[in-house]
RNA sequence: UCCGGUCCCCGGGCGAUCGCCGGCGAGCCCAUCUCGCGGGAGGAAAGUCCGGGCUCCACAGGGCAGGGUGGUGGGUAACGCCCACCGACCGCAAGGCCAGGGAAAGUGCCACAGAAAACACACCGCCGGCCGGUCAGUCCGCUGACGACGGCAAGGUUGAAAUGGCGAGGUAAGAGCUCACCGCGGGGUGGGUGACCACCCCGGCACGGCAAACCCCACCCGGAGAAAGACCGCAUAGGAAGGUCGCGUGGCCCGCGCCAAGACCUUCGGGUAGGUCGUUCGAGGCUCCCUGCGAGGGGAGCCCUAGAGAAAUGAUCGCCACUACCGCAAAGUAGGAGCAAGACCCGGCUUACGGGGACCGGACACU
Numbered sequence: 001u002c003c004g005g006u007c008c009c010c011g012g013g014c015g016a017u018c019g020c021c022g023g024c025g026a027g028c029c030c031a032u033c034u035c036g037c038g039g040g041a042g043g044a045a046a047g048u049c050c051g052g053g054c055u056c057c058a059c060a061g062g063g064c065a066g067g068g069u070g071g072u073g074g075g076u077a078a079c080g081c082c083c084a085c086c087g088a089c090c091g092c093a094a095g096g097c098c099a100g101g102g103a104a105a106g107u108g109c110c111a112c113a114g115a116a117a118a119c120a121c122a123c124c125g126c127c128g129g130c131c132g133g134u135c136a137g138u139c140c141g142c143u144g145a146c147g148a149c150g151g152c153a154a155g156g157u158u159g160a161a162a163u164g165g166c167g168a169g170g171u172a173a174g175a176g177c178u179c180a181c182c183g184c185g186g187g188g189u190g191g192g193u194g195a196c197c198a199c200c201c202c203g204g205c206a207c208g209g210c211a212a213a214c215c216c217c218a219c220c221c222g223g224a225g226a227a228a229g230a231c232c233g234c235a236u237a238g239g240a241a242g243g244u245c246g247c248g249u250g251g252c253c254c255g256c257g258c259c260a261a262g263a264c265c266u267u268c269g270g271g272u273a274g275g276u277c278g279u280u281c282g283a284g285g286c287u288c289c290c291u292g293c294g295a296g297g298g299g300a301g302c303c304c305u306a307g308a309g310a311a312a313u314g315a316u317c318g319c320c321a322c323u324a325c326c327g328c329a330a331a332g333u334a335g336g337a338g339c340a341a342g343a344c345c346c347g348g349c350u351u352a353c354g355g356g357g358a359c360c361g362g363a364c365a366c367u
Stems, first nucleotide, its partner, number of pairs: 001363011012320007020040002023037005042339001046350002049348005054225004066221005071085005086100001087098001089096002101216002106214002108210003123156002125152004131147001133146005164182002167179003183205001184203008229277004239268007249260004284303008322335004
């Protein structure tokens, strides 16, 4: 200098003016309006993918069904998140990545290609003797090629995957047939909380792969969500019960009486429009100390920081800081971008975006 890896930080500050949305106060009270004071989005507010708080409903316990998670140990309110470690794989490395339990419980699948895809098999090939097979050659002894029969699975071929790998011995050729090493299986010893690791002994090998196929094992999970839910509630609406109606209305032919409707009064429960709460003091933030490898945990001090209803944040100017350019410097000039915005709250993950820093690895060059 170039290429690469991991981790972390930031997303301007102060002031003024105008505009927008809430709050509080004042103008005697209410409304309006005016004035004053104070507040007003993010690192992801996003996707709504996980986990919780909170609320209502359901619920004895347990099981079935269904869904999820899946190395080990820890963190946490909890998690599918985070930390540390283990193992496989990838990378020269820094590091990355893994739905990382079970395939000697059962069932199922393994396309195409290929001889063969799972109690197996032989296309090419290698080897053997024989033929009472063929053809060719012949020195007439046989020899060669092909076929048939038999042996083999070393080599080739197909595939994502081929019946342990590799080397040596062995053999007609071969083969765990035998041996060493590796792998695999069983046992033991030691280390580690554990996943697991190291070493030793035994077994010639019996056991292909797939569980993000059914399934088995272990653990976890009740449902719905802020339009949850609680309270208020005369709307000149409407329901129920009781009472009053002396001249009133309708029905029973009339009267009495009864019934119905209506009016008024009282009481009661529900509840629409609407209003209030839930609703922002919370697993809260900042600084410091202690503790832990770490994620985290504990303690002390300080702080209060949008709340809302289909929903407000924008613009201009000045100073400082920052960045770029030009400069020895000073001065100067230019620049405010990108992704995007609350709607009960919180912890994560993921995705989108602009910059900065630290550390580490590799290659090359120079000293």
Record summary
Bacterial RNase P class A from a Planctomycetota bacterium, 367 nucleotides, folded computationally. The coordinates come from a structure-prediction model, not an experiment, and the mean pLDDT is 75. A source record names the gene rnpB.